RNAcentral holds the sequence, with entries from ENA. A computed fold for a 377-nucleotide RNA from a Thermoanaerobaculaceae bacterium, annotated as Bacterial RNase P class A. A source record names the gene rnpB. Its mean pLDDT, the model's own confidence on a scale to 100, is 76.
RNA sequence: CGGAGGGAGUGGACGCCCGCGGGUCGCGCAGCGGCUCGAGGAAAGUCCGAACUCCUGGUGGGAGCACGCUGGGAAACGCCCAGCCGCGGCAACGCGAGGGAAAGUGCCACAGAGAACAGACCACCCGACGGACGUCGUCGGGAAAGGGUGAAAAGGUGGGGUAAGAGCCCACCGCGCGGCCGGUGACGGCCACGGCAUGGCAAACCCCGUGCGGAGCAAGGCCAAAUAGGGGAAGCGACGGGCCCCACCCCCGGUUCCGCUUCGGCGGGGGCUUCCCGGGUAGGCUGCUGGAGCCGGCCGGCAACGGACGGCCAAGAUGAAUGGGCGUCGCCCCGCAGCGCGGGGCACAGAAUUCGGCUUACAGCUCCCUUCGGCGC
Numbered sequence: 001c002g003g004a005g006g007g008a009g010u011g012g013a014c015g016c017c018c019g020c021g022g023g024u025c026g027c028g029c030a031g032c033g034g035c036u037c038g039a040g041g042a043a044a045g046u047c048c049g050a051a052c053u054c055c056u057g058g059u060g061g062g063a064g065c066a067c068g069c070u071g072g073g074a075a076a077c078g079c080c081c082a083g084c085c086g087c088g089g090c091a092a093c094g095c096g097a098g099g100g101a102a103a104g105u106g107c108c109a110c111a112g113a114g115a116a117c118a119g120a121c122c123a124c125c126c127g128a129c130g131g132a133c134g135u136c137g138u139c140g141g142g143a144a145a146g147g148g149u150g151a152a153a154a155g156g157u158g159g160g161g162u163a164a165g166a167g168c169c170c171a172c173c174g175c176g177c178g179g180c181c182g183g184u185g186a187c188g189g190c191c192a193c194g195g196c197a198u199g200g201c202a203a204a205c206c207c208c209g210u211g212c213g214g215a216g217c218a219a220g221g222c223c224a225a226a227u228a229g230g231g232g233a234a235g236c237g238a239c240g241g242g243c244c245c246c247a248c249c250c251c252c253g254g255u256u257c258c259g260c261u262u263c264g265g266c267g268g269g270g271g272c273u274u275c276c277c278g279g280g281u282a283g284g285c286u287g288c289u290g291g292a293g294c295c296g297g298c299c300g301g302c303a304a305c306g307g308a309c310g311g312c313c314a315a316g317a318u319g320a321a322u323g324g325g326c327g328u329c330g331c332c333c334c335g336c337a338g339c340g341c342g343g344g345g346c347a348c349a350g351a352a353u354u355c356g357g358c359u360u361a362c363a364g365c366u367c368c369c370u371u372c373g374g375c376g377c
Base pairs, nucleotide, nucleotide: 001373002372003371004370005369006368007367008366009365010364012329013328014327015326016325017324018323020038021037022036023035024034025033026032027031040348044359045358047357048356049355050354051353052216053215054214055213064212065211066210067209068208069083070082071081072080073079084098085096086095087094088093099207100206104205105204106201107200108199121147122146124142125141126140127139128138129137130136155173156172157171158170159169160168174196175194176193178191179190180189181188182187220286221285222284223283230277231276232275233274234273235272236271239253240252241251242250257268258267259266260265293312294311295310296309298307299306300305330346331345332344333343334342335341336340
């Protein structure tokens, strides 16, 4: 200097004017004015995990769903950190639903002779027979090393051995089993033994282990208009008589329906007016933003993270505010009578109970670490 890998940050800046929402203070208070605050790293997808709230009488089991190497972190997680193993890469590094396949069941397409208690197509070897006899055909047998098919062919490489071969024998590797050592552990290393003893798929059923009740801030709580309806209390109740007329009070009879009746009556219900109570709708208040909070250096830890200290308060709308205009500068694009003018643009996106994660979108710019290559000293 170039290529690559990993990580972090930023996401136009400043000034003026107008407008909108919250808080607070003041005033002459249906408002007005001052001060102050007012989107994001993803506010997004709503995919996981929680807080909070309501519902389900308690406990246990099953089903169902999710997860699944080891150790740690965390309120919790399917998240994060560190490691182990496998795969890819020269490397930095990346990726992995990464428990169990001698518990059982099932599947393994196409090709191929044969795909799991396997198999013999070509080629190999031996023998017999035949022959048109420069090793060709048929039949019988041996073997499974070579070729071929396939994602995968029943250990691999090399040597010995053999008619040809074969763990048939040997060495190394792999595998299994046992021991020792290292590590908290996943696991690794070494030694000895076994000739090798049944491939793969569990994001197939399944088995094992762990976890999980449901609904969601339109949760939930409070106040509460009009209208209709519910409950309660009080009053009134036609008409006739007791009283000659009017009003009020009292007494008696009587008034629609139902039930009972000893026919004398008794009991219940319905109407109107006023007042009260409760549910509940519109509407309003609350939940509503100070919290597993943010920032800073320090300490512990490889790290995720934890601890103590100091500082800070930073949206809370609800037909839903966070907008618009002008100017200067920065960057990008286009045009030109071209090195200065003119025009245009400034990523993705946008709160809605709140956190912790994951995933997805993102123009441009900046920084750090690592690795590989080239050149120079």